[in-house]
Glycine riboswitch aptamer from uncultured Acidisphaera sp., 92 nucleotides, folded computationally. Its mean pLDDT, the model's own confidence on a scale to 100, is 83. Of the family's consensus pairs, 90% are formed in the model. RNAcentral holds the sequence, with entries from MGnify.

RNA sequence: CCUCUGGAAAGACGGCGGCGCAAGACCGUCGCACCGAAGGAGUAAGGGCGCGACGCGUUCGCGCCCGAAUCUCUCAGGUACACGGACAGAGG
Repeated sequence: CCUCUGGAAAGACGGCGGCGCAAGACCGUCGCACCGAAGGAGUAAGGGCGCGACGCGUUCGCGCCCGAAUCUCUCAGGUACACGGACAGAGG
C1' cells in the first nucleotide's frame, strides 16, 4: 500500500424556493442547535538558534523555530438509512 471484516458520536430540525400528480427521507439556499473518528489547525516534555544577566555553569531569563495524541479547536466534514469513517483484526 491492496483485499475482506468490524467501526462511535450528534436535529429524519425549521423557513423559503425548485423538481414532482402527490408524498418526500430529492436538490438549492438561509437560520439556529449539536458531534468528533476523513482531512486540517493548536500544543507538553525535550531539543535547536539568538539576545541578555550573573556567582561564568550540566546556571537563570526572554524571543523565535522543531516537537505526540483518541487531548484541544470545530475551518472542513458530519447529525434516519446509504455513503464516508480514526482505529482494530485477518490475509497479501